[in-house]
RNA sequence: GAGUUUGAUCCUGGCUCAGAACGAACGCUGGCGGCGUGGAUUAGGCAUGCAAGUCGAACGAGAAAGAGGGGGCAACCCCUCGAGUAAAGUGGCGAACGGGUGAGUAACGCGUGAAGAACCUGCCCUUAGCAGGGGGAUAACACUCCCAACGGGGUGCUAAUACCGCAUGAGACCACGGGUUCGCAUGGACCUGAGGUCAAAGGUGGCCUCUGCUUGCAAGCUACCGGCUGAGGAUGGCUUCGCGUCCCAUUAGCUAGUUGGCGGUGUGAAAGACCACCAAGGCGACGAUGGGUAGCUGGUCUGAGAGGAUGGUCAGCCACACUGGGACUGAGAUACGGCCCAGACACCUACGGGUGGCAGCAGUCGAGAAUUUUUGACAAUGGGGGAAACCCUGAUCGAGCGACGCCGCGUGGAGGAUGAAGGUCUUCGGGUUGUAAACUCCUGUCAUUUGGGAACAAGGGGCACGUAUUAACUGUGCGUGCGUUGAUAGUACCAGAAGAGGAAGAGACGGCUAACUCUGUGCCAGCAGCCGCGGUAAUACAGAGGUCUCAAGCGUUGUUCGGAUUCAUUGGGCGUAAAGGGUGUGUAGGUGGCGCCGUAAGUCGGGUGUGAAAUUUCGGAGCUUAACUCCGAAACUGCAUUCGAUACUGCGGUGCUUGAGGACUGGAGAGGAGACUGGAAUUUACGGUGUAGCAGUGAAAUGCGUAGAUAUCGUAAGGAAGACCAGUGGCGAAGGCGGGUCUCUGGACAGUUCCUGACACUGAGACACGAAGGCCAGGGGAGCAAACGGGAUUAGAUACCCCGGUAGUCCUGGCAGUAAACGGUGCACGUUUGGUGUGGGAGGAUUCGACCCCUUCUGCGCCGGAGCCAACGCGUUAAACGUGCCGCCUGGGGAGUACGGUCGCAAGAUUAAAACUCAAAGAAAUUGACGGGGGCCCGCACAAGCGGUGGAGCAUGUGGUUCAAUUCGACGCAACGCGAAGAACCUUACCUGGGCUAGAAUGCCUCUGACAACCCUAGAGAUAGGGCCUCUUAGGGAAACCUAGGCAGAGUGCAAGGUGCUGCAUGGCUGUCGUCAGCUCGUGUCGUGAGAUGUUGGGUUAAGUCCCGCAACGAGCGCAACCCUUAUCAAUAGUUGCUAGCGGUUCGGCCGAGCACUCUAUUGAGACUGCCGUUGACAAAACGGAGGAAGGUGGGGAUGACGUCAAGUCCUCAUGGCCUUUAUGUCCAGGGCUACACACGUGCUACAAUGGCCGGUACAAAGCGCUGCCACGGGGCGACCCGGAGCGAAUCGCGAAAGCCGGUCUCAGUUCGGAUACCAGGCUGCAACCCGCCUGGUUGAAGUCGGAGUUGCUAGUAACCGCGUGUCAGCAUAGCGCGGUGAAUAUGUUCCCGGGCCUUGUACACAC
Repeated sequence: GAGUUUGAUCCUGGCUCAGAACGAACGCUGGCGGCGUGGAUUAGGCAUGCAAGUCGAACGAGAAAGAGGGGGCAACCCCUCGAGUAAAGUGGCGAACGGGUGAGUAACGCGUGAAGAACCUGCCCUUAGCAGGGGGAUAACACUCCCAACGGGGUGCUAAUACCGCAUGAGACCACGGGUUCGCAUGGACCUGAGGUCAAAGGUGGCCUCUGCUUGCAAGCUACCGGCUGAGGAUGGCUUCGCGUCCCAUUAGCUAGUUGGCGGUGUGAAAGACCACCAAGGCGACGAUGGGUAGCUGGUCUGAGAGGAUGGUCAGCCACACUGGGACUGAGAUACGGCCCAGACACCUACGGGUGGCAGCAGUCGAGAAUUUUUGACAAUGGGGGAAACCCUGAUCGAGCGACGCCGCGUGGAGGAUGAAGGUCUUCGGGUUGUAAACUCCUGUCAUUUGGGAACAAGGGGCACGUAUUAACUGUGCGUGCGUUGAUAGUACCAGAAGAGGAAGAGACGGCUAACUCUGUGCCAGCAGCCGCGGUAAUACAGAGGUCUCAAGCGUUGUUCGGAUUCAUUGGGCGUAAAGGGUGUGUAGGUGGCGCCGUAAGUCGGGUGUGAAAUUUCGGAGCUUAACUCCGAAACUGCAUUCGAUACUGCGGUGCUUGAGGACUGGAGAGGAGACUGGAAUUUACGGUGUAGCAGUGAAAUGCGUAGAUAUCGUAAGGAAGACCAGUGGCGAAGGCGGGUCUCUGGACAGUUCCUGACACUGAGACACGAAGGCCAGGGGAGCAAACGGGAUUAGAUACCCCGGUAGUCCUGGCAGUAAACGGUGCACGUUUGGUGUGGGAGGAUUCGACCCCUUCUGCGCCGGAGCCAACGCGUUAAACGUGCCGCCUGGGGAGUACGGUCGCAAGAUUAAAACUCAAAGAAAUUGACGGGGGCCCGCACAAGCGGUGGAGCAUGUGGUUCAAUUCGACGCAACGCGAAGAACCUUACCUGGGCUAGAAUGCCUCUGACAACCCUAGAGAUAGGGCCUCUUAGGGAAACCUAGGCAGAGUGCAAGGUGCUGCAUGGCUGUCGUCAGCUCGUGUCGUGAGAUGUUGGGUUAAGUCCCGCAACGAGCGCAACCCUUAUCAAUAGUUGCUAGCGGUUCGGCCGAGCACUCUAUUGAGACUGCCGUUGACAAAACGGAGGAAGGUGGGGAUGACGUCAAGUCCUCAUGGCCUUUAUGUCCAGGGCUACACACGUGCUACAAUGGCCGGUACAAAGCGCUGCCACGGGGCGACCCGGAGCGAAUCGCGAAAGCCGGUCUCAGUUCGGAUACCAGGCUGCAACCCGCCUGGUUGAAGUCGGAGUUGCUAGUAACCGCGUGUCAGCAUAGCGCGGUGAAUAUGUUCCCGGGCCUUGUACACAC
C1' cells in the first nucleotide's frame, strides 16, 4: 500500500496478501564453471582404520629378515654388512595446544570498563652470578613361579641430564631492628644491621697453546646445546568490583555458615572458602526466594530509523567429554583419545575374572522432512619433539558427493512471407501460434577431441666460494653461485580440429496481481493465501491452445523481520467503538511557585585510554568479469578517565508571598448523629345505625357477607411513611438526604487583609465509607409483598390480570462490599469570544425604606462562537489548548468462566487464564423496508344500502382418481366459462395398430413432359397394381427448334424435420402493484462520505394540480390537455333516410314535391372557475349563485412513468445452447382429450303470486347476410320441409322481451321447478355408437331462499329484460357488444384491506 464487516458510507478493529532472508525440506525439471556451505532431530548406540608423539647430541642394553665370505658330506656353525638399525625400557619435553559438541549454566558465565598495595607463569627474550665434591638404588635384561585372559610375584646384574646428602651464596626467602621517600585505608618502594634457610647435570663437535701418556687421545681449551640461583620483560592465566544480560507475582517473603567481628586453617593469592568463639544480623516490590526457558559475544536477518528476531559457518570467551564423584602428576588439568571409586550399557571369558567410551576425521545403525568420502598429501601454513637431518600431525591444504546458497556463462547470430503445414479459435470472412519453422549465409563461448602446459617454492640440506668469530680450525654464524623439493595435477591456462551440431524448464493467468479463450464436468469431481469459485453456457475445477513472470531453475511448506502507528520512546487511545478504579483520606513514589549564594550529580564541550580481528560502508587492487579475496580509510552511536562551561534540573544554604493553610466577622442549606414529639391516612378491635350484597376484571371467578359484611358514626390499639410547601431548588466525596423541637457535630461560601512562609498536587499498596437485595442474633410487624395457595387467560401459562399470603421491608448490634455505584466523561492547576435563567453572599447607585438596575465572588442549568470530534455531539461545569500524577484498553466467542491464592458463617466477592473456534464482532450516520409507532390523506376499503355466491339440479373449468391414452400449459390476489373466437373425423400435439426413411411441406441446381386428376381391382386406410391421358403461356424463327416463365413429376447435392428440453440463457408480447402520483436529471449549495437539498414546510387539488414560502434555480418521464365516443347547437350535404305545409292516392311517405324536422356524416361552435357573491393570506382555491343542453377533469373509452414479482409464455412467432435422425420426424385407420367414488372455482335455472299459464297488444339499439340472410305462398302440432321474390344491402332480409290490457291458478313440492328417463321425429355433416343441436309426447328428481364465510355495485349505475355478433358445416347457460325498464344508500373515516406524503424506532436489507 491492497483485499475483507455494509444495500451503500465513514470510523474503530482484527484477519489475509504483495517484500527480504534461511545450515532448510518436499514436488517437477536439470548444460558448464568459480567461490562458499552441508547431522539443526537421539549430549542416542557404535564395527573398522587413522587423529600425539618425539629425542641415541640424557642412559643402559640391543635383534631379525636379507646379502656377501668362510668352514662342514649335510643339518648347521662362524665372520662382515644389514646396524648401534628395529622393537621394548630408564630419562627429558610434549601430551593442559590443536580438533569436537552446546548437555548443563540466569551465573562475575558472558559483554564492557576498572582493580590486584591480595597473585602465579614451563618453553622464549634481556641481564647478574654459579656449576665443587660425593653417595645409594632401580627398570630394561637374565633365571624362575602363578594365570584362560588382563596381568602379577620372587631372586640376581646395571646406567644416566633419574634419585639423595654435603660444600659455596652474587642473590632469594623468613622473623627482628634502623632510615629515606611515596601513597589509596590496610600500606608500597628503596637503603641498611645481625641471625636462620636454600642451588646445580651434563651432552656433542672441534683443537693441541699449556700438563700427562705422547700415534692420537685424556685433562685442558674452545664452540654449541643444556643445568642452577636471582632481577626484569613478554606471553598465558587466576581473583575481585561497577554497569548491562529472557519469561512468570496464579512464585511475596527468603536466609543458621545465614550477615558481621576476633583468632586460626587453607591457597599461588583476598575471602565464612573452611573451623572455634562472640554478636544478631543480611536480602527483598528498584522484584529477593521459587519455577520455566536458554551457552554468551563480535556479529547475522529484517527495518527509513528506533526497534524486533536470532547466535549455523568464521572469530573471542565459557562449559562438557558414557553418567556421578575424587584426587594424583605437572609451570599449567581437577585432564576428550590419563588414573581411582560407584553406576548404566556393550563386548570377551576356562565363570574365577577382565576390557571399553567417535560431542576428533571418515564411516555404521537408530530416530528423523533432512545433512556428504571408511579419499590424497604433509607440497604450503601452523603445531610437538629434536643441535639438526628428520619424524609425527583426519590441525591444515586439496580432491570427491549434494542446484543447499551466491556469482558468472551457454543452450546460437543475421536474413527469411506463399505469412507453409499442423495445432487452436472463429462472426466461416478470417485471426493466432508467427520470422517462429523450413530455407540461405555466418560465428565458435561451453561441452567433445588433439597437442602444449603453469603459478602457489620460500627454505632446509649437498657442493663451491667469500666473510665474521678464534691463538687456530675441516667447527659455528652470515652471504653469493650451482643443482634439488608439488598432494592438488597433466588441473588452471594456451593453441589446433570438427560441426548449430550435445544443452529449458517451472509456476501462474476471478480480484488483490502481470497474463483469456475453447472443450469436458454439473454444489459432483475438485480448487482455495484472504475474499470466495463449482447446482448445464465456470476467464476460479480438469484438459487444450494462447499469454504473463522468472529461468538452470521454478514452485510449495516451515520459520524470522517487515508491512503492523496492531504495545505507539520516536509513534496510539479510554462520553457512545475495547478502555476512568463506586467514593474519599492518605504511605512510598512521581511532579513541584518567585529571588540570591555555593556545588557541579544530571546536562554540554575539548583531550586521553579502550571499543580484538573478521563483518558492514567508502576508496583502491588481484583472479578474463562477478561472487570471492587483499590493501587503505572511515565507522564501531559504548565505557572509563581528565580538563573546562553553569542556562536548565538536582543538592546545600539564605530570603520572599502570589500557591496552600490559619485567625476574625457573617449569613444559607432534606449535610451527619442522638433524644423527644404532633397530625392525616391504612388496618384491626369494641360499641351504635343499617341490609344484601361487597370486592374485583377486558370479561369473570376464587375471596368476604344473613354467625349481619360493604357503607356510616364513636372510642381504642399499633406500626410504618412524611400530602400540600416542592422548584433541571438546596446539601453531601460518593452511596444518599424531606413533619416538628432540642443537643452534639462535619463541610462549603462571602467579607476583612492580621499571621505562617511552598507547608503543595497526585497517589501503587493501605485504611475508611459504600443503594437495593442477602446473612447472623435480639426486638417489632399497620400497610406492602419474593416464595407459596387459589381463581382466570392460554395450545400450554411454573407469567402478565385477580383473591389471599410468609420471609423481608422497620429498630439495635454485627457481617457482606456489589449495581446501567452513569455525566456511561479520574483528580488538581493554568489559558481561551459570548447570551440567558436560577440558589447563596458582598459592594455600588438610588430610595423615607426597599424592589428593579450595575459590578463582583461562588454553585446549579439552558443556548451557542472559535476549536475539537468518525459522526452524534462537547463547547469557561470542555470531549478546546497545555502541565503533573493515578487507573484502565489492545479482534469476537470461550469468559469475568476454570484452576490456584486472598476475603466471607454462607450466598458469594476479588485476582484471573488456556485449549478450541470464527472472519468478523462493533461505533456513528445514510437510503430503503417494516412496526399489533405517531400525524395528514385517498380508494365500493369499511360503514349505509341493493343484488348475489356458499345449500339444490344442471352447464363449464380445475384438482384428484382411473385409463393403452384420458396431449400440454396456467397455481394466492394476478391459475381454475383461462390459452380454446366453439375436440364427432379433421383440429390433435396423446394412445393402439398399419406404413415411409434425403423423408409429409419449402428454396436452389439438373433432367423430363411424363405424371396427376378420372376409372377399375385389393386393403380399415395410407398405399399398391392396372386402365385412360400424351402439358401450357410469351418472345424469336420459314421450320426443326431455341430462350424465359408457369404447371407437374423424377433425380442429386446443399439444406430437412421435431407442439422434444431449458420462459432460471433470451427477443417480442402480456399480467400485476396501478391510472396509484409518483420516478429522476443538470448546475449550484451543504456534508470527510454514503447522501441531502430541489421533491420538505403553510394552504389547495382527482393529481409532485396550483399558489405562497424556502439554497436553490431549472428540466425530463408521469398527471392534465391534445384523440375517439356520448350529451346541445350551427353550417354543409339530401339517397336507400325524413314528411311540416301543398297536391294525388290503391291510404302503405305509396306517388308528385320538399330538405323545415328526425336522422345520417363531415366541419365548426360550446365550458374557461369565464361572470357575481362569500371565505381565504391581496394567492391558489373552496362554497353558493346567475346564465346554460351541459359546471367545476360533464359521462365513457383509448392512453399504463422509474421500476417490482428470475410473474406468464421456447405449444403463436423468433431465437442461443442441449437432445433426437429406419425416429422424439412423417402418412393413415380407430380410439382418447367427453372417463367418475369425490373436492373446489365460475356460471345457468329455480325454489314462485312483484309469480306461472292462456289470449290480445306496444316500443329498440347495435349488428349481420351470396356455400349467405331469406320476404311471400303452401305442408307439418312443432323442429322443419317444399316452392320461391328481393338483397353483396340507410333500398331486401334476420328481428325483441320485460311492459300494457283481459282471463285463469290461490300457497300446495303446486298449473312452482324443470333434472332424469323413455318413445317418436327434424337439421347439419362422408359419418351424430363412444360424442352434436333442435322438436313433439310421456316421465316430473333435488329444491320452500341457503352455516361459517365471502363477492359485485355510488346513476342511466345496480337489479331485471331481451337482441345481436365472432368462432362455426353443425354445436353457446361462455366471450364480446347492444338497447329496454330502472332503484336504494353514503351520518362519516374509529375499525378491516390496499395505497400516497411527513415523522419516529430498528440488532431488518433475499428487507417481518

Predicted 3D model of a 1408-nucleotide RNA (small-subunit ribosomal RNA) from an uncultured bacterium. Rfam family: Bacterial small subunit ribosomal RNA. The RNAcentral record of the sequence draws on ENA. Model confidence (mean pLDDT): 85 of 100.